[in-house]
Formats: sequence, C1' cells, structure tokens
RNA sequence: UUAUUGAAACAGGGGUGCUCCAGAAUACUGGGGCUGAGACAUACCCUCGAACCCGAUCCGGAUAAUACCGGCGUGGGAAGUUUCCGAAGCGGCCUU
Repeated sequence: UUAUUGAAACAGGGGUGCUCCAGAAUACUGGGGCUGAGACAUACCCUCGAACCCGAUCCGGAUAAUACCGGCGUGGGAAGUUUCCGAAGCGGCCUU
C1' cells in the first nucleotide's frame, strides 16, 4: 500500500398480502387462521445486490384463498460512507 472476507459505528433503503368471525357505513376497528425473517413490529429484512420495486390485472401448479410455490430472471431498476481486521507483494528501520 492492498485483493478477498469479516466486524463495528453512523447513515440510508424496503414490505405488510390472503382468509374467517364480531361491530360498523364496502371506510375502519378488534380477534382467530395461512405463508413468511417480517403481515404494522421500536421489530424484521436489506444497502452493489434475487431486500424490495417494475414488467404484472403476466404464465404454470397448488390452495379455503393469496406473490402460497415455481417460471419470467444472467430481464429493467434499486439504498453507503467511515473505521478496524488484513494474505501476497514492495520499501524503511532494528537485532542476529
């Protein structure tokens, strides 16, 4: 000086669907069930990438139903800086 990896601090990004019951005014509120890390939690996930968004009121399968599963997907987008750790290499100094 530095690849890769990891860690920390601060900062930032993101999603919240389906279904049943009760009340109500198709809004909304409360409770149960399904999947999931997360279905409104002070939590969870993600920050160079399959978090998440778009295509998409998409295609196939399954389901009580739903981005529930798969495809699309090496698609198009998507939010970061600093510090620490630090292989190999190079240089300097010290000791033998």

The RNA shown here (TPP riboswitch aptamer (THI element)) has 96 nucleotides and comes from Acidobacteriaceae bacterium UBA1795. The source organism's lineage runs through Bacteria, Pseudomonadati, Acidobacteriota, Terriglobia and Acidobacteriaceae. The sequence was found by an Rfam model in a public genome assembly. Its mean pLDDT, the model's own confidence on a scale to 100, is 75.